[in-house]
The RNA shown here (Bacterial RNase P class A) has 353 nucleotides and comes from Saccharimonadales bacterium (SeqCode).
It is recorded under the gene name rnpB.
NCBI's taxonomy places the organism under Bacteria, Bacteria candidate phyla, Candidatus Saccharimonadota, Candidatus Saccharimonadia, Saccharimonadales (SeqCode).
The model forms 98% of the base pairs in the Rfam consensus.
Rfam family: Bacterial RNase P class A. It is annotated as a ribozyme.

């Protein structure tokens, strides 16, 4: 140099001007003037998770519903980290829907004799009346899969784990190593088709609605109306049982009030306006534990918050000529888009030229 793997970062700058939102000062009050500040790495998808609000400060239990190697981080997670088992690559490295099929069920389409305990289409081998009749799962043929443990040897009528020997998978046990998945060695025994993204076991998690959550319209008053209950045990209270409304799958279990007209004050506004609303599991840099995810410590910062909904336009320069895309309650993930550009680390490789 080439060819590659894995991360990180960046994603037009600079300057004048003219306009929009928000805070804040001042002037002043339907305003105006100044001055800060003003999208992303994904703001997307709205997929998992958490905060937050309400429903009983959401409580047990079934049912329904997700999730699946092991240890670990996290508020949590279906995320992440490291590592184990499979599987790919010469390699760096990457994939991995990875609990059970020796508990029940049920399903293997086409082809094909048979798709799972019952089976012989060709072939083999013995019998034959030459039409078949029995044996046989070694060969061929069909299929994604074919009776399911490969080679070699015995063994036989001709086969066959039917016997044996070596490999091999697999169950249990026994040492070791490891915190654990599991890794090695040994003993002994087993012969079992695939399919749990089909019921199902088995272990664990799991309320419901979403910022159009909610606060909130408020205080005092009046008028009726449902309900505050019915029933049984008890001489009666008090206890209890049963039944009847409401908490939007069912039981337990909670709940005592509830809405509806009118009056009056708060001037009118009613999908209004205020709040919720952005300082947070927030962000740099140091440095310290930890292989990492990540966790503490100092210090330092303040970084949109609109409600028809801002965050654009123009003019000059420059260049590598600029992709995907625009916040709406907030935050962790995950997934999808994305022109291009840079960095580190490593592989092939002490190879070729």
């Nucleotide at each position: 140099c080439c060819a590659g793997a894995u991360u990180a970062u960046c994603g037009g700058c600079u300057g004048a001007u003219c306009g929009c939102g928000u805070g804040c000062u001042u002037c002043u009050u339907g305003g105006a003037a100044g001055u800060a500040c003003g999208a992303g790495g994904a703001a997307a998808g709205u997929c998992c998770g958490g905060g937050c609000a309400g429903c009983a400060u959401a409580g047990g239990g079934a049912a329904g519903g997700g999730c699946a190697g092991u240890c670990g981080c996290u508020a949590a997670c279906g995320g992440c980290g490291a590592c184990c088992g499979g599987g790919g690559g010469c390699g760096a490295c990457c994939c991995u829907a990875g609990g059970g099929a020796a508990a029940g069920u049920g399903c293997c389409a086409c082809a094909g004799a048979a798709a799972c305990g019952a089976a012989a289409c060709c072939g083999c081998c013995a019998c034959u009346u030459c039409g078949g009749u029995g044996g046989u799962a070694a060969g061929g043929g069909u299929g994604a899969a074919a009776u399911g443990a490969g080679c070699g040897g015995g063994g036989u009528a001709a086969g066959a784990g039917c016997c044996c020997g070596c490999a091999g998978u697999u169950g249990u046990c026994c040492g070791u190593g490891g915190u654990g998945a599991c890794g090695c060695g040994g003993a002994u025994g087993a012969g079992a088709g695939g399919u749990a993204a089909a019921c199902c076991c088995u272990g664990c998690c799991u309320g419901c609605u979403g910022c159009a959550a909610g606060g909130a319209g408020a205080u005092g008053g009046a008028u009726a109306c449902u309900u505050g209950g019915a029933g049984g045990c008890c001489u009666a209270a008090a206890g209890c049982c049963u039944c009847a409304a409401g908490c939007g799958u069912c039981c337990c279990g909670c709940u005592a009030a509830g809405g509806a007209u009118u009056c009056a004050u708060c001037g009118c506004a009613a999908a209004a306006a205020c709040c919720g609303c952005u300082c947070g599991a927030g962000c740099g840099u140091a440095c310290c534990g930890g292989c990492a995810a990540c966790g503490g410590u100092a210090c330092g910062c303040c970084u949109a918050g609109a409600u028809a909904g801002a965050u654009g336009g123009c003019c000059a320069g420059c260049c590598a000529c600029g992709a995907c895309a625009g916040a709406a309650c907030c935050c962790g993930g995950c997934u999808u888009a994305c022109a291009g550009a840079u960095a580190a680390u490593c592989u092939g490789a002490c190879c070729a030229c």